[in-house]
């Protein structure tokens, strides 16, 4: 220089005019008017985990549901986040995993092929018994019986190279390698990772299928749940009051406990005002520990609180992006840097109790480490 990999940043800035909403002062003719200061995001979107906070219950016990799945940390917590381990991809820097079990049971494995789970014999090889034709060499074809090394189907064919051995083969047996199962020895907090002896010689795969196994799991939700204020109209049936209607808020059983009212239709009235609402598992910055994620001190700041629901509108300038031109430079080279001009153009996208995850969008600009090539010196 040109491709990558990985991480993290910003995503517009001043002025002017006019216009909005919370706070805090002042003023007031009670209508409101000055001033100050402050006012959307990295994801506010998705609603897909997790909690924080309200309020129902806390008596327990089992079934079933439903998350979660490799270790060992972080976190208030999590299916998030960090290292690592082990399989898989990549030259590679990373990258990806629905990561625990097929010897608890089930099911599934299309076509092809002989044969896909306790499966199987087309072709061929070995044998033994023949038949037919012949130019007397030989040539076609039937049966039994052995065989799984070759061929050959397929995603997969029941370890794998190399001999021994056999009519021929074949872990029948051997060497060595891979897997497995025992015993030990070594590292590591594990997961697991090397090693050194022995042995049956080898028993598919699939569970982001059903399932088993281990752990976890009260429920609703800001239309949560207070306070205040106002209005209003009642009628009817069901059941039930201790032999118990109904409730005790994921679903069902027991089991406990409240309990005099409970449920339906048919009809009136009411949707006000305030709290909840924003100071937090809070932001910035610095030190210290830690591979890291993150903690543990110091110092500092106060950065929306709407409710038909604000932050807008116009103008100038400036800054970035692209084209197009022009003009001065650096380097020994490969290369590369400022600066005028005229044009265009500027992304996803709007808080409504907050908060840490994830997933998804995104114009355009930077920063940092790493890895591949290729060039020059």
């Nucleotide at each position: 220089c040109g491709a990558g990999c990985u991480g993290g940043u910003c995503g517009g800035g001043c002025g002017g005019c006019c216009g909005c909403g919370a706070c805090g002062g002042g003023c007031u003719c009670c209508g409101g008017c000055c001033c100050g200061c402050c006012g959307a995001g990295g994801a506010a979107c998705g609603u897909c985990c997790g909690g924080g906070c309200u309020c129902c219950a806390c008596a327990g016990g089992g079934c079933a549901a439903g998350g979660u799945g490799g270790u060992g940390g972080g976190u208030a917590a999590c299916a998030c986040c960090c290292a690592c381990c082990c399989g898989g991809g990549g030259u590679g820097a990373c990258c990806c995993g629905c990561g625990g079990g097929a010897c608890a049971g089930u099911g599934c494995c299309a076509c092809a092929g002989a044969g896909a789970g306790a499966a199987g014999a087309c072709c061929g090889c070995c044998u033994c018994c023949g038949g037919c034709c012949c130019u007397c060499g030989g040539g076609c074809u039937g049966g039994g019986g052995g065989u799984g090394a070759g061929g050959g189907u397929g995603a997969a064919a029941g370890g794998g190279u190399g001999g021994u051995g056999u009519a021929a083969g074949a872990g029948a047996c051997c060497a060595c390698c891979a897997g497995c199962g025992c015993a030990c020895c070594g590292g590591g907090u594990g997961a697991c990772c090397g090693g050194u002896g022995c042995g049956g010689c080898u028993c598919g795969g699939u569970a982001a299928a059903c399932c088993c196994c281990a752990c976890c799991u009260g429920g609703a939700g800001c239309u949560a749940g207070g306070u205040c204020g106002a209005a209003c109209a009642g009628g009817g049936a069901g059941c039930g009051u201790u032999c118990g209607a109904g409730g005790g808020c994921g679903g069902c059983c027991c089991g406990c406990c409240c309990g005099a009212g409970c449920u339906c239709c048919c009809g009136g009235g009411u949707a006000g005002a305030c709290c909840g609402c924003u100071c937090g598992a809070g932001g910035c910055g610095c030190a210290c520990g830690g591979c890291g994620a993150c903690g543990u001190g110091c110092g500092u700041c106060c950065u929306a609180g709407a409710u038909g629901g604000a932050u807008g509108g116009c103008c100038g300038c400036c800054u970035c992006c692209c084209g197009c031109u022009c003009g001065c430079g650096g380097g020994c080279a490969a290369c590369u840097g400022c600066g005028g001009g005229c044009g265009g153009a500027g992304a996803c996208a709007g808080a409504a109790c907050c908060c840490g995850g994830c997933g998804u969008a995104c114009a355009g600009a930077c920063c940092a480490g790493c890895u591949c090539g290729u060039c020059c010196g």